Transfer RNA from an Opitutaceae bacterium, 73 nucleotides, folded computationally. Its mean pLDDT, the model's own confidence on a scale to 100, is 82. Its Rfam family is "tRNA". The source organism's lineage runs through Bacteria, Pseudomonadati, Verrucomicrobiota, Opitutia and Opitutaceae.
[in-house]
């Protein structure tokens, strides 16, 4: 060079037909202990890689672009 898959919270990852972004973990605060863990209860934590475009709305559908992965030549 080509062709596919991937990027979405700190870490793994969901999102089905375009119609308020969540879920385990891990973090913080409170409850329980004589304390610690361990359990239970709430909250926080996101420009959805990046730029355009379509739409009344795009994580999701169109293009280019970048990093990763894996075929092919």
């Nucleotide at each position: 060079g080509c062709c596919g898959g991937g990027a979405u919270a700190g870490c793994u990852c969901a999102g089905u037909u375009g119609g308020u972004a969540g879920a385990g973990c891990a973090g913080u605060g409170c409850u329980u202990u004589c304390g610690u863990a361990a359990a239970g209860c709430a909250g926080a934590g996101g420009u959805c890689g990046u730029c355009g475009g379509u739409u009344c709305g795009a994580g999701u559908c169109c293009g280019a672009u970048u990093c990763c992965c894996g075929g092919c030549u």